[in-house]
Context: one part of a larger RNA
RNA sequence: AGCCAACGGUGGAUGCCUUGGCGCCAGAUGCCGAUGAAGGACGUGGACGGCUGCGAAAAGCCCCGGUUAGCUGCCUAUCAAGCUAUGAUCCGAGGAUGUCCGAAUGGGGAAACCCGGCUGGGGUCAUGCCCAGUCACCCCCACCUGAAUACAUAGGGUGGGCGGAGGGAACCGGGGGAAUUGAAACAUCUCAGUACCCCGAGGAAACGAAAGCAAUUGCGACUCCCUGAGUAGCGGCGAGCGAAAGGGGAACAGCCCAAACCAUCGUAGUGAUACAGCCUGCCGGCGAUGCUGCGAUGGGGUCGUGGGAGCGACCUGGAGGAGCGGCAGUACCUCCAAGGAGUGAGAAACUCGAUGGCUAGUGGAAGCGUUCUGGAAAGGCGCGCCGCAGAGGGUAAUGGCCCCGUACGCGAAAGCUAUCGAGCUCCUGGUCGUUUUCCCAAGUAACGCGGGAUCCGGGAAAGCCCGCGUGAAUUUGCGAGGACCACCUCGUAAGGCUAAGUACACUCUGGCGACCGAUAGUGCACGAGUACCGUGAGGGAAGGGUGAAAAGUACCCCGGGAGGGGAGUGAAAUAGUACCUGAAACCGUUGGCUU
Numbered sequence: 001a002g003c004c005a006a007c008g009g010u011g012g013a014u015g016c017c018u019u020g021g022c023g024c025c026a027g028a029u030g031c032c033g034a035u036g037a038a039g040g041a042c043g044u045g046g047a048c049g050g051c052u053g054c055g056a057a058a059a060g061c062c063c064c065g066g067u068u069a070g071c072u073g074c075c076u077a078u079c080a081a082g083c084u085a086u087g088a089u090c091c092g093a094g095g096a097u098g099u100c101c102g103a104a105u106g107g108g109g110a111a112a113c114c115c116g117g118c119u120g121g122g123g124u125c126a127u128g129c130c131c132a133g134u135c136a137c138c139c140c141c142a143c144c145u146g147a148a149u150a151c152a153u154a155g156g157g158u159g160g161g162c163g164g165a166g167g168g169a170a171c172c173g174g175g176g177g178a179a180u181u182g183a184a185a186c187a188u189c190u191c192a193g194u195a196c197c198c199c200g201a202g203g204a205a206a207c208g209a210a211a212g213c214a215a216u217u218g219c220g221a222c223u224c225c226c227u228g229a230g231u232a233g234c235g236g237c238g239a240g241c242g243a244a245a246g247g248g249g250a251a252c253a254g255c256c257c258a259a260a261c262c263a264u265c266g267u268a269g270u271g272a273u274a275c276a277g278c279c280u281g282c283c284g285g286c287g288a289u290g291c292u293g294c295g296a297u298g299g300g301g302u303c304g305u306g307g308g309a310g311c312g313a314c315c316u317g318g319a320g321g322a323g324c325g326g327c328a329g330u331a332c333c334u335c336c337a338a339g340g341a342g343u344g345a346g347a348a349a350c351u352c353g354a355u356g357g358c359u360a361g362u363g364g365a366a367g368c369g370u371u372c373u374g375g376a377a378a379g380g381c382g383c384g385c386c387g388c389a390g391a392g393g394g395u396a397a398u399g400g401c402c403c404c405g406u407a408c409g410c411g412a413a414a415g416c417u418a419u420c421g422a423g424c425u426c427c428u429g430g431u432c433g434u435u436u437u438c439c440c441a442a443g444u445a446a447c448g449c450g451g452g453a454u455c456c457g458g459g460a461a462a463g464c465c466c467g468c469g470u471g472a473a474u475u476u477g478c479g480a481g482g483a484c485c486a487c488c489u490c491g492u493a494a495g496g497c498u499a500a501g502u503a504c505a506c507u508c509u510g511g512c513g514a515c516c517g518a519u520a521g522u523g524c525a526c527g528a529g530u531a532c533c534g535u536g537a538g539g540g541a542a543g544g545g546u547g548a549a550a551a552g553u554a555c556c557c558c559g560g561g562a563g564g565g566g567a568g569u570g571a572a573a574u575a576g577u578a579c580c581u582g583a584a585a586c587c588g589u590u591g592g593c594u595u
Stems, first nucleotide, its partner, number of pairs: 001594009015580001016545002020516002022513007029505002031167002039101003042055003046079002049075003061095002064092003070083003106115003116135007137164002139161007171202001172200005182189001186236001212219002223250005233241002254497003261299010277286002279329006304475001306440004310434006317336005338428005350423010361410003367383004372379001384401002386390001392404003446470007456482001477492005532539002552579001555566004
C1' cells in the first nucleotide's frame, strides 16, 4: 500500500410523518375609492428584535349580543405590574379614533419630506410655536358680473353637487394586432383576430323586442346548452377552415321617445280700426289680443291583421274650479272613487311587519374488567351497550361508547340579504268609422369606387359594417327573401332602455381526490417574493421532524474553553436541542491475509 471482516467518523439518501400545496365540485358573494381606496412608510408593548394587531384615543376605546373562569397575541421563556362572577380574556354586530405617503387634491418634492394662505382656538410682553377646519384641476346646475361690439357672447366671480380622477384575480365589450408553426420548401392560405398593447364597463358584460327567419305550411326579442354537423359550403378545391334554418332544452318581459296635432313661454318678422282673434251658439264687450318662422316646456303619440294625428259617431262614476260678462252646451284642469302597476327596463325615495338565509353560538346516545403484553392500551382476552351518530381528528400503539366532534335538533340585541304583505308612490277614458288632409327618424337608404367581417379567399356574391363621392321616397311609400327581373311572401331601417337563463373566481363556507409528501407539491410547509444578485426593468433561493411528556442531564471529574467521562432522566441518550430512521461516495480504528 492492497484485499477481507468487524466497529466508528463524515454525509443526509431511503422509509415513515405533515403544519403546506395542487386539482375538482357545490353553495355564497361580487366591486372598493375625495366620508381619501388598493398598497405602503413610520410609530405603537413595563423589559420588545421579528411576525401579527392597532394608529399619538396606537396588541387597543365605546356599546350591544354570545360564551366562560380564567386572562395580559405568536416566536417565548422569565421577571415585574395588573385585570377578572359589578363577567375579564375570547368570539360576533354596530360605532369612535385612525400619524405620514399614496388618485393625493393648499404650493413644492428625490413617495412617506419641505414650505404656506385664510377662519377659529391655545400659548407669549411680543415673535417664533401648537391645535381644529379649509384652500388642486375638470365637469354639471343656479345666480351675479361682463370685453372687442348696441343687444349678446367669450371671459370673471359666488354658491351648490356621497359628480369625475385611482385600484381590482379572471371573466366582458371595443380600438390596434404579430411571428414561430402547418402547408413535409413557399408567397395566397394557416397559426389567428390567437399572443401581446391600449381604452372602457360591471357584478356580470355584451346582445335584445324583427326594415328577422321561413317557404306556399308557418315561426315570433335576446342569451346559453344539446342537436342539426364535420353536414351545406369555403379552399394554391392544397394544408386546412367551417356555418345557418329547423328540432330538443334553460330562462322568460316587455317598454320609452322623435314627428303630426294642442297649449304656454321666449325670440324675429308681419298685421290698424275690426274682417283675424278671445272654446261653440246668441247678445254685449275687449282687441298689439292675432298670424308666420325658429327654439324651449307641458300634453299627445309609438305601430305592420300598418299605426298615429285630424275629422265624425256612440258609450262612460262623482264633486269642484277657472274662462271677458250673461244663458245653454261641449271640451279642459284639479280632487275623490273605482281599476291597475311599481323600486331590476318602463318615474322614484323610503318605512314597518312576517318568513327564510348569512355574520357569534348551543343540545347531542352508548364501556367496563383484566396479577395478558408493554414505558404507555385504544392492542389481546372476557362480558356488555348506543346507533337518524361505525365521517374525521386527538388522547403515551390500533377507541362507535375517554375528549373534540358526527347524525339530528335549537338559537340573534345588532347588521346584511332574499321573498311576501302593508304603508307609500305612480298611471288611467273606451269603441267604431273615414281614406279627403297631415305625420311616421336625411347628407340617411341606395348606387359607384376602396376595404373589413360572415362558412363565403371577389366569386354568379346577396345581406351586414367602415372610408370617399353621388344622392331618394313617406304608406298607392320603403327594405328583404344569396346577382338581376316579375309574381308572391316577410318585415317596417336611418332614436333609446331592458331582468332571467350565460362567463369568471381576487374572496367566504363546506366537501371530495387510483393528486404531492420537503430535489415532490405553489417560487414560498420555516422571519418568502425574504436573504441575495442587478444602476434599473428585473431575477430570485436554501432551509421541516428530540421525546408520550423537557422529564432538555442536579451533582462530581478532566479542560482556559469547546468538548468529554461518571452520575441522573427516559422505553430508548448510537433519541442530548450539530437531536427519528441514518444508505453511498469519502476518512479512519482493530484484527486477518498478501506484497
This is a predicted structure of a 595-nucleotide part of an RNA (large-subunit ribosomal RNA, domain I) from an Acidimicrobiia bacterium. The source organism's lineage runs through Bacteria, Bacillati, Actinomycetota and Acidimicrobiia. The RNAcentral record of the full RNA draws on ENA. Model confidence (mean pLDDT): 80 of 100. Rfam family: Bacterial large subunit ribosomal RNA.